[in-house]
RNA sequence: GACUUAUAAAGAAGAGGGGAGAGAAUAGGCUCAAUGAACCUCUAGCAACCUUCGCCGGCUAUGGAGAAACGGUGCUAAAACCUAUCCCGUGUUACGGGGAAUGAUAAUUU
Repeated sequence: GACUUAUAAAGAAGAGGGGAGAGAAUAGGCUCAAUGAACCUCUAGCAACCUUCGCCGGCUAUGGAGAAACGGUGCUAAAACCUAUCCCGUGUUACGGGGAAUGAUAAUUU
């Protein structure tokens, strides 16, 4: 890097450096940003995917609900910030709901 599976309307900050953008891509919006963006470092925190522990089930297992938070990771504005594509509903050009696609994170395999 690739395949597959799972998850997401919750949660969580400061300092130093840096110096103008950032919010995945394309587009339209809308927010954040010189009262300091991206990015880097340190400290802190959040989470519970891997990990550890036991309980239930079970042997064709890739099962279920919990506890812990040392380790591997990820994350710490706004629903993945909102919308776009498909389907359904309704008081019909607007709203609501459900998928798909794409992206993010984790793990197995490669």